[in-house]
Context: one part of a larger RNA
RNA sequence: UGACGGGGGCCCGCACAAGCAGCGGAGCGUGUGGUUUAAUUCGAGGCUACACGAAGAACCUUACCUGGGCUUGACAUGGCGGUGGUAGGAAACCGAAAGGGGACCGACCCUUCGGGGAGCCGUCACAGGUGCUGCAUGGCUGUCGUCAGCUCGUGUCGUGAGAUGUUCGGUUAAGUCCGGUAACGAGCGCAACCCUCGCCGUCAGUUAUAGGUGUCUGACGAGACUGCCCGUAGAAAGCGGGAGGAAGGCGGGGAUGACGUCAAGUCAGCAUGGCCUUUAUGUCCAGGGCUACACACACGCUACAAUGGCCGGUACAAUGGGUCGCCAACCCGCGAGGGGGAGCCAAUCCACCAAAGCCGGUCUCAGUUCGGAUUGUAGGCUGCAACUCGCCUGCAUGAAGUCGGAGUUGCUAGUAACCGCAGGUCAGCUAUACUGCGGUGAUACGUUCCCGGGCCUUGUACA
Repeated sequence: UGACGGGGGCCCGCACAAGCAGCGGAGCGUGUGGUUUAAUUCGAGGCUACACGAAGAACCUUACCUGGGCUUGACAUGGCGGUGGUAGGAAACCGAAAGGGGACCGACCCUUCGGGGAGCCGUCACAGGUGCUGCAUGGCUGUCGUCAGCUCGUGUCGUGAGAUGUUCGGUUAAGUCCGGUAACGAGCGCAACCCUCGCCGUCAGUUAUAGGUGUCUGACGAGACUGCCCGUAGAAAGCGGGAGGAAGGCGGGGAUGACGUCAAGUCAGCAUGGCCUUUAUGUCCAGGGCUACACACACGCUACAAUGGCCGGUACAAUGGGUCGCCAACCCGCGAGGGGGAGCCAAUCCACCAAAGCCGGUCUCAGUUCGGAUUGUAGGCUGCAACUCGCCUGCAUGAAGUCGGAGUUGCUAGUAACCGCAGGUCAGCUAUACUGCGGUGAUACGUUCCCGGGCCUUGUACA
């Protein structure tokens, strides 16, 4: 000087407390461990792995396994040699395909007509590797943590390591600001500048509309600064209350992550040193596997019902998407869906009826008109192909489950909770995931304690 302390002081954070909704019990979905397997490809491992890489594993993907092929190779560049019925196409035939095989058809550019180029064949250099090392690396990322810290120049102090500044008194979300001060300044962080939402104005307007408007769209601008008042602090920064205001004292949200820590993560996104491999650890193909199942954990979905289930009627969104696409009217079908073909490259057309809600009816506390697993059967759709291994519909079947031990998670406002809608990926989908959108809309005395963090101080046989 740090680190540490079941030392002290001060202060923060859904850290506790106060609550709400859960998880831990059930069934199912998904991930992981384990086990199994020819293979169940690989990585991720307390917090910071486990609906994570994966925003789509039937083939493909695919890296794994089995089997069958190829060997200058599926792909690149160069050297040398060869080739004129050459490149390319391709029927028989073998084969699961890849591949082998080749009857037959049959080109291009330049030319001095000799030939040259491209292509192809052979050969040599080489290609290739999701093979190893993230403890050789770049880049990127997680975490402490959006925590308020981390440093430098000069000066001063100290033999020196170093200290000072950065401590102290207030204050703040903040090393924020004020005062004081052997320090005076400065840098990276904080804040602000950026995006977005909320109020207003100006301008413009496809759409909408009969026309004109604007509460709609979107470009620009204005608006909030403790500016005003009272109190408090007083030398101040500030703090409490109030007025006006759509909005106050950082208005809400986002982007933004200091010096560094964990030899943290990633050689499988990419790049890259070294090592290894070269008729195979490369490459092509078919099939299988990644979907196994006594079990254990993690993240979820659906429930156990009456604040509910079912039936009928009825009201109100926003985001985002659409031409290999979204698909209207109408017809067929109980339905999934099929036919049909209008409109739309979209504020114009379409998916598009939001659901919870409200009104009425029924069920009457029961393993039920709760719950929907599982199974049978009949169908539909996508796709070359749904056996392993897709989704959806009808009928039948109706399992566990009556609120969950120890323990544990999230959340402070348009938040939690509840409700539906959209999108990406995508032929289809195992999405209950993820990313968004709107609708309805709660609870908090406080800082003793648990956890994490910041500053000062103290002890130390630790570095």
Predicted 3D model of a 463-nucleotide part of an RNA (small-subunit ribosomal RNA, 3' major domain) from an uncultured organism.